[in-house]
RNA sequence: AGAGUUUGAUCAUGGCUCAGGACGAACGCUGGCGGUAUGCCUAACACAUGCAAGUCGAACGGGUGUGUAAAGAGCUUGCUCUUUAUUUCACUAGUGGCGGACGGGUGAGUAACGCGUGAGUAAUCUGCCUUGAAGUGGGGAAUAACAUUUGGAAACAAAUGCUAAUACCGCGUAAUAUACUUUCUUCGCAUGAAGUUUGUAUCAUAGUUUUUCGCUUCAAGAUGAGCUCGCGUCCGAUUGGUUUGUUGGCGAGGUAAAUGCUCACCAAGACUACGAUCGGUAGCCGGGUUGAGAGACUGAACGGCCACAUUGGGACUGAGACACGGCCCAGACUCCUACGGGAGGCAGCAGUGGGGAAUAUUGCACAAUGGGGGAAACCCUGAUGCAGCAAUACCGCGUGAGGGAUGAAGGCUCUAGGGUUGUAAACCUCUGUCCAAAGGGACGAAUUUUGACGGUACCUUUGAAGGAAGCUCCGGCUAACUACGUGCCAGCAGCCGCGGUAAUACGUAGGGAGCAAGCGUUGUCCGGAUUUACUGGGUGUAAAGGGUGCGUAGGUGGUUUUGUGGGUCAGGCGUGAAAUUUGCAGGCUUAACUUGUAAACUGCGCUUGAAACUAUGAAACUUGAGUGAAGUAGGGGCAGAUGGAAUUCCCGGUGUAGCGGUGAAAUGCGUAGAGAUCGGGAGGAACACCAGUGGCGAAGGCGAUCUGCUGGGCUUUAACUGACACUGAGGCACGAAAGCGUGGGUAGCAAACAGGAUUAGAUACCCUGGUAGUCCAUGCCGUAAACGAUGAUUACUAGGUGUAGGAGGUCUGACCCUUCCUGUGCCGCAGUUAACACAUUAAGUAAUCCACCUGGGAAGUACGACCGCAAGGUUAAAACUCAAAGGAAUUGACGGGGACCCGCACAAGCAGUGGAGUAUGUGGUUUAAUUCGAAGCUACGCGAAAAACCUUACCAAGUCUUGACAUCCUAAGAAUUUUCUGGAAACAGAAAAGUGCCCUUUCGGGGGAGCUUAGUGACAGGUGGUGCAUGGUUGUCGUCAGCUCGUGUCGUGAGAUGUUGGGUUAAGUCCCGCAACGAGCGCAACCCUUACGAUUAGUUGCUAACAGUCUGGCUGAGCUCUCUAAUAGGACUGCCGUUGAUAAAACGGAGGAAGGUGGGGACGACGUCAAAUCAUCAUGCCCUUUAUGACUUGGGCUACACACGUACUACAAUGGCUAUUAACAAUGGGUCUGCAAACUCGCGAGAGUGAGCUAAUCCCCAAAAAUGGCCCCAGUUCAGAUUGUAGGCUGAAACUCGCCUAUAUGAAGACGGAAUUGCUAGUAAUCGCAAAUCAGCAUGUUGCGGUGAAUACGUUCCCGGGUCUUGUACACACCGCCCGUCACACCAUGGGAGCCGGUAAUACCCGAAGUCAGUGACCUAACCCUUUGGGAGGGAGCUGCCGAAGGUAGGAUUGGUGACUGGGGUGAAGUCGUAACAAGGUAGCC
Repeated sequence: AGAGUUUGAUCAUGGCUCAGGACGAACGCUGGCGGUAUGCCUAACACAUGCAAGUCGAACGGGUGUGUAAAGAGCUUGCUCUUUAUUUCACUAGUGGCGGACGGGUGAGUAACGCGUGAGUAAUCUGCCUUGAAGUGGGGAAUAACAUUUGGAAACAAAUGCUAAUACCGCGUAAUAUACUUUCUUCGCAUGAAGUUUGUAUCAUAGUUUUUCGCUUCAAGAUGAGCUCGCGUCCGAUUGGUUUGUUGGCGAGGUAAAUGCUCACCAAGACUACGAUCGGUAGCCGGGUUGAGAGACUGAACGGCCACAUUGGGACUGAGACACGGCCCAGACUCCUACGGGAGGCAGCAGUGGGGAAUAUUGCACAAUGGGGGAAACCCUGAUGCAGCAAUACCGCGUGAGGGAUGAAGGCUCUAGGGUUGUAAACCUCUGUCCAAAGGGACGAAUUUUGACGGUACCUUUGAAGGAAGCUCCGGCUAACUACGUGCCAGCAGCCGCGGUAAUACGUAGGGAGCAAGCGUUGUCCGGAUUUACUGGGUGUAAAGGGUGCGUAGGUGGUUUUGUGGGUCAGGCGUGAAAUUUGCAGGCUUAACUUGUAAACUGCGCUUGAAACUAUGAAACUUGAGUGAAGUAGGGGCAGAUGGAAUUCCCGGUGUAGCGGUGAAAUGCGUAGAGAUCGGGAGGAACACCAGUGGCGAAGGCGAUCUGCUGGGCUUUAACUGACACUGAGGCACGAAAGCGUGGGUAGCAAACAGGAUUAGAUACCCUGGUAGUCCAUGCCGUAAACGAUGAUUACUAGGUGUAGGAGGUCUGACCCUUCCUGUGCCGCAGUUAACACAUUAAGUAAUCCACCUGGGAAGUACGACCGCAAGGUUAAAACUCAAAGGAAUUGACGGGGACCCGCACAAGCAGUGGAGUAUGUGGUUUAAUUCGAAGCUACGCGAAAAACCUUACCAAGUCUUGACAUCCUAAGAAUUUUCUGGAAACAGAAAAGUGCCCUUUCGGGGGAGCUUAGUGACAGGUGGUGCAUGGUUGUCGUCAGCUCGUGUCGUGAGAUGUUGGGUUAAGUCCCGCAACGAGCGCAACCCUUACGAUUAGUUGCUAACAGUCUGGCUGAGCUCUCUAAUAGGACUGCCGUUGAUAAAACGGAGGAAGGUGGGGACGACGUCAAAUCAUCAUGCCCUUUAUGACUUGGGCUACACACGUACUACAAUGGCUAUUAACAAUGGGUCUGCAAACUCGCGAGAGUGAGCUAAUCCCCAAAAAUGGCCCCAGUUCAGAUUGUAGGCUGAAACUCGCCUAUAUGAAGACGGAAUUGCUAGUAAUCGCAAAUCAGCAUGUUGCGGUGAAUACGUUCCCGGGUCUUGUACACACCGCCCGUCACACCAUGGGAGCCGGUAAUACCCGAAGUCAGUGACCUAACCCUUUGGGAGGGAGCUGCCGAAGGUAGGAUUGGUGACUGGGGUGAAGUCGUAACAAGGUAGCC
């Protein structure tokens, strides 16, 4: 510090997610040691048991025990008992004192002066402690304990009697105390305070012990506390008004103390948009976590404050409480009970139950630190110090170290070689941290005593590598990869996403990576997130400018001078507790931890100063703003009047059959006279031309003419005012269309509606009608894509060019030129922007103010509130759901978008197919099997260049199992040949013949190669699967002209440029231009063939001349010609002319065998179709192994209602038949079973015989055409299917199932519907020939030659393709994308007759305890008087105000639930349509 994720890719916007850190954590797996911390976050739920606050006998009386002394008694004669005295000691129930208000716990309540911070207290108190001053005299009356009695189950209580005090009460003394009064001084903002002074009144004590400690008064200090104030302190406005002791005053009461704290009276105030009140949530802080910081979140442990103690209320005591381990009352709960009544409060420490994902021991000790009491010893102390439990966190250590290669074994993998685990292990040599045993043994303790921890830490010796490693991950983010299993299953997943038979993503294993006594997961917080933006964001199109103006509060504000000093700035002082944090040092072996010191604590307050800016007071100014004056343009507004054109309707005339409407029609109107035309009339609405990105207005909006009233702007001027300004939350006003109310009006148009069409349907688009409405008046509504999708104002920042209004200069001038101001457009620089674009009319640079935004959907919806007659509007969520949604631009693809171009693409032609019969292939059906593949173009006479057996892969039956085929091993045998038996054959059995070749040899033999048989296991085999695992090969777009690269340039980038443009070409062919310059694969050319001649060569070819001849190039001879086959040549727009841009090129011409790539072929760019092929071949993986392998026989691939494709033959006279003639080719093929002449036989297929030929030598070898004759338009002398009979050929074999011949038979068919194919010249059409395959089998295929046309105006249209451009919501790319209803399932949510709770108030009733007040006939020791009666004072009791809980009531608010109901969301393959995206087929949207 970033990364992943929207896209085919890009940039930006924007959300989601991850990597980091932290935790009082929990869960899963695992677990050696130690140190230091931490440990009920939930039920402020309920609690058994024990402990947590006592102490003082030096305050007091008593009691008990003990000691001593004395006396007495009993006897066991040294013991026991009793009594008295005494003092010593010990203990302590009670009175009394101090403490119990601290310490410890918890966070329920509390949004508050509760907390934090800083002040104030002239409005206060303060026990114990410290200092100072003074004092401590003299009396009195009681009461617990105790005793007796009584009540009660108990708790406890009552009565009578006795007694003490540091308990209680008077009196004396006394002040610098308190109150009142008097005098004066000083100080304070004020009330007033401090001091001084006169007088009066009032108030004190306690002793005990011998050291002292106490007590009382006053003053002061310290400590602690109370009260008040400034500032700060969460969310909600879908909480907008709240308040009656409320706000203030006077008086009184009350308090330690100010105050409505309380009361009487008076006034009517007080708080609030700077957020009152109400609702929700919450203890606050020092701090903690995170962060660069600013911040955000948090408030466990430690420390400060507050609040609470079962719930609510109350007071008492006291220095201090309205009191956790005190009291009273009420409620709930628990326990005891004799039923009458009592007892209790763990949110102290342990512990229990419960709740929960979850949190420890009913431990030791007061040794230390601290607290209470005491004179002290000492006692108490679950505070505290320690130990126990828990990997809960942090920190430290260990689980060994060195050597060790045959790189062991095993595992995994493998291309079978190896690789890896891996120096890892084994093995050797060491060490001893932890561990175990034994021994020693602390500090913490201070002057004596005193150690829970603890026989702990630590030290020494010995033993011993022995006892000590796991967890997660390995597709990317993110470090780390292979095998097997699984097969959209099981599963994973933080996001993107993996899994459908080769998964680095699931599970397991091996290996690896990371961390390590832990590792992962989950949860929460911060970070990353500049994703709420103070630091530090935005609003034309991504979310986002209010529809517009006026204007209140508020915010902001021109120039100059001067005062003040609130803000601001500087210095000083106080405070900002400690701990924490940081720096530097120190102590534990180190670290965590801890100690010291310094800094920091960014804050608040006080004070001294400065005066620029801001603020404020005063004075002035004119440039902002406004007023005046002079001009000026205008559909600005309102009202009234007037006008013509047109539509419609009415009346009349003329006139006759249609009119109207559409893509085409129909509905409709018309013979009752329409439409057309002429004349007259009625009525309403709108104002052609002018008219213009021209004008006016704040916006909405405004358009005939004239008149009246009226608002604003602009220009010039510079007389006046003197900052009067800008913006503007709320508020007020205006505000298109549609809509609503009332009353009018209604020509045209026209929702709804009706009819006609269209259509699968058509509740639409089109047509004919037509009502609200549109118009007027008046009142509502208050919204629009109310848009420049751009808030208002001000200043500044290059220009150019139009246009509207005005003014100045020049000028004779209303012209032209030029300058300025205001408005309105276009282009464009800098700058800005994600880009598009904006650009003095900013989206630039700055300033002020307002409004608004924070992922998509749910939703501008629900609920609530306000407005409205209603329709509806304004304000405005959540649950849930998704990982995107959206912007701009790019490359493609696509469009029922556009432009240009090409192609037998159309058109122009010729011949066909589709109809018939047959052949052949396919589908379907059938079958035991009809083997398999190919499927639009690009499958279908295709694989198959030949299915009778074989082929053959299929079926049936019979057989084999190391196998039909390959390699290796062992044994035997040569190989091989012949015959017989069974059988359909394979096969099984039997017999006979046969001993080879090479090497060696002791001649017995041994070895080897090859072959056969038998055996064993490794293995063979598979036309089994997967062409969607592959190689190779092939088809297709397409022989279309395209596809790319390097460098440069442009762009943030994807990309663009080049390759576009103007021409031209068959061509990205070439030329020109150009930020491009070059290059590659394609095009073309090079290659083959054909067309021309030349040279060379001359047999098997040829024959002009010469000679011979049987007249056949046959022979001699020759190589001239033909031909053959090798070589070079030839054609290049090279030449001429015209056009073109002086180009490329086109057109025409010459020459030439050939002319503009001469014809044909081979040759197929980057790529597309998961195109085809696992059955040519090869091959991964899977499957099979007495079978999915192999062999044999027979059958099938040839089936046949039917459908399709491709062909052949025809339908005839341009023909058929027949005859004649040496008619006339070319390519090819031919010898181990070939081609076969000639001759003979046969009607013929063919047979016999067989010359020649191993081929330019011989053979296969032509037909159409031509010529003559017949046929005469018929189902024929056309056509030949089908069938009978008889033959031929091939072959072991023609039944299923071959070809051919002869004869007889003689089917459909008379030119073919919709539709559709090929072809542009030696082409179509037509005629035959050859070859491959092949024993035989050609209408197929591949080649060959013979004869040999027609037509092309042209590119509108169909199809395909190319280039440019445009739109796009497509990118699996239109066979795309995508919307809504309905149906089904699930989820959350609104309404809902209601039902059930919670909460806070209000009103009334009742009214405990208790304070206060009143009363007090009853009770009453201290003091007073005394007449002994009493009084003062006090109390019980009673009454009153207040008052908790409780009750009643109506509303408010909030939650749960509810038949039914509304919409919403989600869900691989449901229904109906096709609304949107292209002109989306009616442009879309609001």
Record summary: RNAcentral holds the sequence, with entries from ENA and SILVA. This is a predicted structure of a 1486-nucleotide RNA (small-subunit ribosomal RNA) from an uncultured rumen bacterium. Rfam family: Bacterial small subunit ribosomal RNA. Its family is annotated with structural constituent of ribosome and ribosome in the Gene Ontology. The coordinates come from a structure-prediction model, not an experiment, and the mean pLDDT is 83.